Context: one part of a larger RNA
Formats: sequence, structure tokens, C1' cells
RNA sequence: GAGUAACGAUAAAGGGAGUGAAAAACUCCCUCGCCGGAAGAUCAAGGGUUCCUGUCCAACGUUAAUCGGGGCAGGGUAAGUCGACCCCUAAGGCGAGGCCGAAAGGCGUAGUCGAUGGGAAACAGGUUAAUAUUCCUGUACUGCUUAUAACUGCGAUGGGGGGACGGAGAAGGCUAGGUGGGCUUGGCGACGGUCGUCCAAGUUCAAGGGUGUAGGCUGAUAGUUUAGGCAAAUCCGGACUAUCUUAAGGCUGAGACCUGAUGUCGAGUCACUACGGUGAUGAAGUCAUUGAUGCCAUGCUUCCGGGAAAAGCCUCUAAGCGAUAGGUUAUACGUAAUCGUACUCCAAACCGACACAGGUGAUCAGGUAGAGAAUACCAAGGCGCUU
Repeated sequence: GAGUAACGAUAAAGGGAGUGAAAAACUCCCUCGCCGGAAGAUCAAGGGUUCCUGUCCAACGUUAAUCGGGGCAGGGUAAGUCGACCCCUAAGGCGAGGCCGAAAGGCGUAGUCGAUGGGAAACAGGUUAAUAUUCCUGUACUGCUUAUAACUGCGAUGGGGGGACGGAGAAGGCUAGGUGGGCUUGGCGACGGUCGUCCAAGUUCAAGGGUGUAGGCUGAUAGUUUAGGCAAAUCCGGACUAUCUUAAGGCUGAGACCUGAUGUCGAGUCACUACGGUGAUGAAGUCAUUGAUGCCAUGCUUCCGGGAAAAGCCUCUAAGCGAUAGGUUAUACGUAAUCGUACUCCAAACCGACACAGGUGAUCAGGUAGAGAAUACCAAGGCGCUU
């Protein structure tokens, strides 16, 4: 230079009350403004206590601070069903023997690891200052052990089926959600009008069980035989015959309906209150319309570039076993370990040296106008970006 520039998005503040040494910034109330395919909500990754409560204000916070993601202390994360662990494999890694190499080592069979994929099962309501598909209430479901009863050819590391999959397009059936009527409860407006075709609020419920619909796929059943499925097979595949026939049977399949629910929730009302709330009680709880990018659907049609594997699962027998073991079904008692679970998550808590106008995968998707997830204004909810 200079008490100058700057104090990090131009979304915005104003008033009252409280606390306090002190209030533009903290708390509560009223009004105003901003976002609303987000600046709301829920997860993954990452972070690791930042969560909640009390207390403190030196430093940190671009100012003050009574406040804080700051200091100190205490508290907080509850699972058979969510996720991991577990079973299975992909790319890829490692790799007994083996091959190669001067050595170090390289490659690779059997195998063994390896999710970003496949594999059993839970929903609704309530509750905490802070957790909840985890606690509580109610109603369910799955696997396994054992026992009992009935029936009975069981048995795999082997065979077969299945799991099991691409792009695009179109039509249909539904539901979530929305909207309107009806119904229930309340209101009658400090300023002209408002008992009306008026205004406001509410009209909620799952998994599971039963039924098996719109639709999709498939000829069905029985028998004989058999060069295939590395052995065997009653299984799968091939061949043939008979019966039924072109609609029956079988497989699959949203939703609706009944139940779950004489329950739950519920506007409001009443009582109490340390004004934070707590307790009691509790009306209506329906019809129509619209309607998804969600479900049926891994469906259907079509195209060429022809679109994982393995296990769980079903079935067949081999060795073997023989009325024992084992298997199927039903019921009952029991059992289901361990780890994660707070909070943040388009951000002041992650990656950017910062409380940094940058970056960061998935899910949810209300109203009016609109083709629309554009855009504008709003709801729920959240903020006014720390001079």
C1' cells in the first nucleotide's frame, strides 16, 4: 500500500416472544421468499461416531455466537426370513503331478479360489431423545434334527431334464397412483356478500391362506421296441402301434373375489400437562372414472451379428444295501450360529489441501397446464446458501 480488496452463487427477508454478560445470525411463533425428476425421500460405494442428550466457547466456523458436523462427558446400532457368511460357477487368479527354462521363473491338467450373476423363507401396525422387515402386538412362512403314524426300492462325484438368458416392435389384460361423486365430522367468517350446486378435513390396511380368471405354452394317454446319452437305466432321445379327438387334459399365469380383519389405522372430541407432549375415546371408511415407463412378460411377433456357466431342484439307474438302513407324506416338540445394522450419502460427513459454485452409481416419481422425466407454478418434505 490499507483498515483497502475480500468474507465463496443476486433463493430474501420482516416482526414478536424467550434465553443470555452480550442476539441481524441460537430457540419458539407469525408473515414473506426459494427448490419440488429436487435444493425431497431410500440405498450402494466411501467416510467412521460426524448420530442422541447434557454441558462449555480458548482454538476451529472467512464476522458475532448463548449456536455447531467444534471441546468435554454420558448414551445409542437387538434379525431363522434384510445383507454378508454359506452352496454354485464367469472373466480372471493360484495350481499337486506335468511340460519348458542356466537360475529366478514361465505355462498349465486335476483341482481350488473368485460376483458385478444363479440358489429356502415376513408382512402390517405400534414404540425410542437416538434402532427397527431386527424390539413389541397380531398374523405368517422356510430349512434341518428327532419322535410318532401311514405307505414304500432306496442309493451318485455318473446319465437326462431344468435352471437358461440377444436386439427391436406391437397389441391386449391388469394394478399402484390420480381425479370426481357419495358418505362422515367440523365451519358460517373482525370489511360488501356467503345455509349453499358453499368451505375445510377424512374416507386406510400387508404378507400369508383359499379359489384359479384375462392370457401364454403344449395334441393327450397307454403300450411295444431300440445302433444314441463313454457302463447301467423303468429316465431322456429315436422308431412303431392303439385309444381319445381338435377340445379336452396338462403346465404356467397378473389381477379380481373370500379370508387375514369382531382386528388395525382413522378426522376429530375430552382430560391432564414439566407446554415438549401424555392418556382416554373414536364417525365415515363406498361407487365411478382415468391410468402407468410397474405386473402378466424370461410372454407374443420379428430380425441376424444367433445372444454365460455351474449348483440348488426334478428324475434315472451303477457299485452297494436289503423288510434294517433309506425314501415319500402328515403331525408334534426342538433348533436356525457368526458378522453388519448409529449417522451421512449429488453432500459442510465421500473424491477435490478448505464447512471449495467441480465430480460421484441405483431406486421412488403427487397436482394444474403440457406429447413429455421439457418447462412454469404448487403438494409432501426441505431450505433462505455463517458477515
This is a predicted structure of a 387-nucleotide part of an RNA (large-subunit ribosomal RNA, domain III) from Photobacterium swingsii. NCBI's taxonomy places the organism under Bacteria, Pseudomonadati, Gammaproteobacteria, Vibrionales, Photobacterium.